[in-house]
RNAcentral holds the full RNA, with entries from ENA. Large-subunit ribosomal RNA, domain IV from a Chthoniobacterales bacterium, 329 nucleotides, folded computationally. Its Rfam family is "Bacterial large subunit ribosomal RNA". Gene Ontology terms of the family: ribosome and structural constituent of ribosome. NCBI's taxonomy places the organism under Bacteria, Pseudomonadati, Verrucomicrobiota, Spartobacteria, Chthoniobacterales. The prediction has a mean pLDDT of 87.

Context: one part of a larger RNA
RNA sequence: ACCUCGUUAAGGAACUCGGCAAUCUAGCCCCGUAACUUCGGAAGAAGGGGUCCCUACAGCAAUGUAGGGCGCAGUGAGUAGGGUCAACCGACUGUUUAACAAAAACACAGCACUCUGCUAAGACGCAAGUCGACGUAUAGGGUGUGACACGUGACCAAUGCGGAAAGAUUACGGUAACUUGUUAGCCGCAAGGCGAAGCUCGGAGCCCAAGUCCCCGUGAAUGUCGGCCGUAACUAUAACGGUCCUAAGGUAGCGAAAUUCCUUGUCGGGUAAGUUCCGACCUGCACGAAUCGUGUAACGAGUUGACCGCUGUCUCAACGAGGAGCUCA
Repeated sequence: ACCUCGUUAAGGAACUCGGCAAUCUAGCCCCGUAACUUCGGAAGAAGGGGUCCCUACAGCAAUGUAGGGCGCAGUGAGUAGGGUCAACCGACUGUUUAACAAAAACACAGCACUCUGCUAAGACGCAAGUCGACGUAUAGGGUGUGACACGUGACCAAUGCGGAAAGAUUACGGUAACUUGUUAGCCGCAAGGCGAAGCUCGGAGCCCAAGUCCCCGUGAAUGUCGGCCGUAACUAUAACGGUCCUAAGGUAGCGAAAUUCCUUGUCGGGUAAGUUCCGACCUGCACGAAUCGUGUAACGAGUUGACCGCUGUCUCAACGAGGAGCUCA
C1' cells in the first nucleotide's frame, strides 16, 4: 500500500457526471401540522416538548399530579423514518430481461371499434374429437387505447373492410358450326382419286362463378392534414385580398418539449457566478387529438433541478482495530 471497520481540529458538497458512499434522523406519549385534493387523503407533513430512579396522593389498573435524587448521557446497549420545494413520465397495487437493464417498458380497471344466433365466432388436431362452455350477445373471440376530468377537428383520393348487384372482363366445364386422320365401298390399266358409318385430331360461336374493373359507404380502419405574392396614416406586422395545387390543407389544446437543427434562442426567476432547472415568448428544422391531446390528487428502489439538516465526498489527510499479506513452525 490492500480489505472490513472506528474516531477526527476548522470548514461543510468546495468532491463528483451526479451528495455515489457514509453520516444525520429513528421507538413510544403529548402538542402541532401548509399548499393542493378525486374530500378518502396529503400526514409520521413540517416543527416542538417529554422519556431514568425514589416518596406521597388519586385510580381496579394503565397512568396522572406534587415533591425529591443521580449521571456527560434515562427508547442510557440492541432494535429503530432524514426532511422540504418544484418539473417530467406512468394514474394506482402489480409484472418483466433466472445470471449486466425493474423502467417512462408490460399489465391493469375503464373506454371504443369489430366479429359471433349456437353444431357460435375463434383455436388445436390428418381425423375422431376437444377447448370455447355444461356458457348463449349484460355472453364469447379479436384489435386499439389505458384511472379520473375536459375533449377527441378536416380528408374516403390511395390502401383495407363492408354493401349492392346494372354493366365490362373472366377459368374449368357444357353445347357445338366447321375440321384432321383412318377406311368398307366406288372410280381408274396403273399411279392414284373420291369416300358412308364408326373411332379420332382440333374447334369458332353461344351458356357460365367468385374475383377484378365500376358504384356507394366506412377513420377510436392503414393513413394524410400545402405553396407563392401583395396589403393598415412612423416603422414593424398583417385582421384583409389575389393566385396555384390538393382527397383535404393541422381545429382545440400544448409548444426550444423524453420532440428545437441553428441553440448555451430571447426575456424573467433562482446563484457572487447556472450549456442543467423553473416560468414565459412562438421563428413547431421535424407537437397535435384513442400509434390519443391537455390537465390531474394519490402513488414510484423511475428521471431532472433547488433547498434545509448532516457529514472524511472534499480542502487534506491523520490515528487506531481486526483481516489479508510477510517470516518461522